Annotation:
A computed fold for a 72-nucleotide RNA from a Coriobacteriales bacterium, annotated as transfer RNA. NCBI's taxonomy places the organism under Bacteria, Bacillati, Actinomycetota, Coriobacteriia, Coriobacteriales. Its mean pLDDT, the model's own confidence on a scale to 100, is 85. It matches the Rfam family "tRNA". Its family is annotated with triplet codon-amino acid adaptor activity in the Gene Ontology.
RNA sequence: GGGCCCUUAGCUCAAUGGUGGAGCAGGGGACUCAUAAUCCCUUGGUUGCAGGUUCGAAUCCUGCAGGGCCCA
Numbered sequence: 001g002g003g004c005c006c007u008u009a010g011c012u013c014a015a016u017g018g019u020g021g022a023g024c025a026g027g028g029g030a031c032u033c034a035u036a037a038u039c040c041c042u043u044g045g046u047u048g049c050a051g052g053u054u055c056g057a058a059u060c061c062u063g064c065a066g067g068g069c070c071c072a
Base pairs, nucleotide, nucleotide: 001071002070003069004068005067006066007065010024011023012022013021018055026042027041028040029039030038048064049063050062051061052060
């Protein structure tokens, strides 16, 4: 220098154009003499950034940034 893949909640991951969810973690409660475990409720997101396409974009296109792999 070239090619490919990834970037979504604090963490690990879903969501294949129509209002973004789960588990764990955090907060509250139940249970217990108490703690743990278990159960219930609940907070938490400019979907890496900037543009474009579209009535509508996490999703499609372009550029940039970060990370990984391969080639030279």